[in-house]
RNA sequence: AAAAGGCAAACCCGUCGUGAGGCGGGGACGCAAAGCCACGGAACCCACACGGGUUGGCCGGACUGCCGAA
Numbered sequence: 001a002a003a004a005g006g007c008a009a010a011c012c013c014g015u016c017g018u019g020a021g022g023c024g025g026g027g028a029c030g031c032a033a034a035g036c037c038a039c040g041g042a043a044c045c046c047a048c049a050c051g052g053g054u055u056g057g058c059c060g061g062a063c064u065g066c067c068g069a070a
Base pairs, nucleotide, nucleotide: 006031007030011026012025013024014023015022016021029057035063037061039060040059041058042055043054044053045052046051
């Protein structure tokens, strides 16, 4: 490079949650790890005291994975 495929943003509907946000369906902005893990940052939520929680498609890092000109 190619081939087989995969995931699925925003938004809408339903549902759970105080909330950030999660889950299911629709839907595709994009993604070679947009697979997975809250370990370190960052952002967000709750409390407003300690602290607890959310986000992996914010960044880093760990582990794992399809193809194969290389």
This is a predicted structure of a 70-nucleotide RNA (c-di-GMP-I riboswitch aptamer) from uncultured Solirubrobacter sp.
Lineage of the source: Bacteria > Bacillati > Actinomycetota > Thermoleophilia > Solirubrobacter.
The coordinates come from a structure-prediction model, not an experiment, and the mean pLDDT is 88.
The RNAcentral record of the sequence draws on MGnify.